[in-house]
RNA sequence: GGGCGCGUAGUUUAAUGGUAAAACACAUCUCUGAUAAAGAUGAGAGCGAUAGUUCGAUUCUAUCCGCGCCCACCG
Numbered sequence: 001g002g003g004c005g006c007g008u009a010g011u012u013u014a015a016u017g018g019u020a021a022a023a024c025a026c027a028u029c030u031c032u033g034a035u036a037a038a039g040a041u042g043a044g045a046g047c048g049a050u051a052g053u054u055c056g057a058u059u060c061u062a063u064c065c066g067c068g069c070c071c072a073c074c075g
């Protein structure tokens, strides 16, 4: 330099052009002498940024940012 993939809750991952979900973690409660485990309930993100398309974008398109992989080049 060329190509490809990924970016969603504190963490790990889903999902889909039409109100974003789960597990773990966290909080409260039950249970216990007390923890742990187990069970119940709850809070927590608008989806990397900016534009565009669309009635409607987390999803499609472009550019940029970050991360990773492959190829090429160099001494």
Stems, first nucleotide, its partner, number of pairs: 001071007010024004018055001026042005048064005
Predicted 3D model of a 75-nucleotide RNA (transfer RNA) from Candidatus Roizmanbacteria bacterium RIFCSPHIGHO2_01_FULL_40_98.
The same sequence occurs in records of 7 taxa.
The coordinates come from a structure-prediction model, not an experiment, and the mean pLDDT is 82.